[in-house]
Molecule: SAM riboswitch aptamer (S box leader)
Organism: Acidobacteria bacterium AH-259-G07
Order: sequence, then structure tokens, then C1' cells
RNA sequence: AACUUAUCUAGAGUGGCGGAGGGAACGGGCCCGGCGAUACCACAGCAACCAGUCCUGGAGGACAUGGUGCUAAUUCCCGCAGGACGAUCUGGGAGAUAAGUU
Repeated sequence: AACUUAUCUAGAGUGGCGGAGGGAACGGGCCCGGCGAUACCACAGCAACCAGUCCUGGAGGACAUGGUGCUAAUUCCCGCAGGACGAUCUGGGAGAUAAGUU
């Protein structure tokens, strides 16, 4: 990097650094940002996918030690298809994360 499977309306922030855009890409919307965002670093926290340990006859459950991940807004919302349109719902596409394979 590609592929497969599963999940994606829950949850969890302070400090430092830095100085203008940012919320994956394109378009539209909406929002965040000099009261200093995004990114990066440290610490803290959330979660429980994998490993581990423990409980259980089993199904399953607990812990949070290790490997990841995450800590504005549903993956911020829409874009494609269907239910005539609208509202809305379902599915898809794209993306993210984990585990596995090549």
C1' cells in the first nucleotide's frame, strides 16, 4: 500500500509550544479560531479492538498490565440510489479505527 471482517448517534482535557487558518479530499452548508484554534509535545483521561491475567461448567464476564486508538459538534451535516416531491428513513459510496492476510 492493497484486500477481508467488525465497529463508527456513547465516552474522555489541562498545561506547554506556536502564530493563522482549521473541521480528510472536492462542492455546498454549518461551525471552531488573535479571549490564540488546527498541528506538535507532556501529563491526565476515555474506551475495551488485540495480547495478557482472573472469574465461569459453558455462553460469557471482570481488570486496564502491554500493543493500538481516541479526548468540539452523529464520521459536524449534505452530495449517490430507493420509498413521487418536502420532511424523514433505509441502503450505498468515501473516510476513520482494530484484527488478520498478501